This is a predicted structure of a 171-nucleotide RNA (Lysine riboswitch aptamer) from uncultured Eubacterium sp.
[in-house]
RNA sequence: UUGUAGAGGACGCGAUGAUUAUCAGUAGCGUAUCUGAUGAGGCUGGAUCAGAUGAUGAUAUGUGAAAGGAUGAAUCGCCGAAGUCAUGUAGUACCAGCGGCUAUGUGGUCUGGGACUUAGAUUAAGAGUCUAAGGACUGUCAUCUUGAAUUCAGGAUGGAGUGCUACGGUA
Numbered sequence: 001u002u003g004u005a006g007a008g009g010a011c012g013c014g015a016u017g018a019u020u021a022u023c024a025g026u027a028g029c030g031u032a033u034c035u036g037a038u039g040a041g042g043c044u045g046g047a048u049c050a051g052a053u054g055a056u057g058a059u060a061u062g063u064g065a066a067a068g069g070a071u072g073a074a075u076c077g078c079c080g081a082a083g084u085c086a087u088g089u090a091g092u093a094c095c096a097g098c099g100g101c102u103a104u105g106u107g108g109u110c111u112g113g114g115a116c117u118u119a120g121a122u123u124a125a126g127a128g129u130c131u132a133a134g135g136a137c138u139g140u141c142a143u144c145u146u147g148a149a150u151u152c153a154g155g156a157u158g159g160a161g162u163g164c165u166a167c168g169g170u171a
Stems, first nucleotide, its partner, number of pairs: 001169006009079001012078005020070001028063007038050003042098005082111002084108009112138002116134007140159008
């Protein structure tokens, strides 16, 4: 320098379909009353459609979902597993622009890992997820050090996964 194979774990990472709860007595729809001109899946513009034979909104009543997110067990792929940031492409309820969301490609000199606390974002949500900070825990390596100790078992300090360990190739 390069190839192959591995390790961390008391919630290791991610994916899949089903179940269950939540979403929610919510949205929508019907009826009645009031209101009275706009409304049509984020905003703007355009087109088209609906509308005084009542749009929209409010109240009462009847009926009444779904998506997303979550979930124990199971299966599969794995150890930059993955996430995040930037950017390209495709989709997104008629068309266009902007924005948001989803999937995917590329790049990073961001993050070792999981949890807890605080703050913010997202969300129906006190759930979950993401970001930042904090002090501990844990794995790994380095330096110093203790026990007879290169090996075994500890202690202290510190670094980062472009790392660490093992076995090979090349120089």
Its mean pLDDT, the model's own confidence on a scale to 100, is 81.